A computed fold for an 89-nucleotide RNA from uncultured Litoreibacter sp., annotated as TPP riboswitch aptamer (THI element).
NCBI's taxonomy places the organism under Bacteria, Pseudomonadota, Alphaproteobacteria, Roseobacteraceae, Litoreibacter.
Model confidence (mean pLDDT): 76 of 100.
Rfam family: TPP riboswitch aptamer (THI element). For this family Rfam cites "Crystal structures of the thi-box riboswitch bound to thiamine pyrophosphate analogs reveal adaptive RNA-small molecule recognition" (Edwards and Ferre-D'Amare, Structure, 2006).
It was read from a public genome assembly, where an Rfam model found it.
RNA sequence: UGUCCUCACCAGGGGCGCUGCAAAGCUGAGACGUACCCUUCGAACCUGAACCAGAUAAUGCUGGCGGAGGGAGGUCACAGUCACAAAAG
Numbered sequence: 001u002g003u004c005c006u007c008a009c010c011a012g013g014g015g016c017g018c019u020g021c022a023a024a025g026c027u028g029a030g031a032c033g034u035a036c037c038c039u040u041c042g043a044a045c046c047u048g049a050a051c052c053a054g055a056u057a058a059u060g061c062u063g064g065c066g067g068a069g070g071g072a073g074g075u076c077a078c079a080g081u082c083a084c085a086a087a088a089g
Base pairs, nucleotide, nucleotide: 001083002082004080006077008075009074010073011039012038013037014036016033017026018025019024045070046069047068051064052063053062054061
């Protein structure tokens, strides 16, 4: 000097199902929340999919699908890591 990680700030992306007359119940980070999750090291989320297997009162509830295809980022600072150069020894 550069790079990477982390924090912070700003910005962006995303989902919101099943049962029930309702109240409410189930799973989950989150089922409309001042929230929650994710931002290329990208399974947050979408397509495939009104999919397949298992379970359940029922449901993407669990697994497969999935080494398939898509999918939204910038800035600064401290410390650290790595690389290069110089100086000293």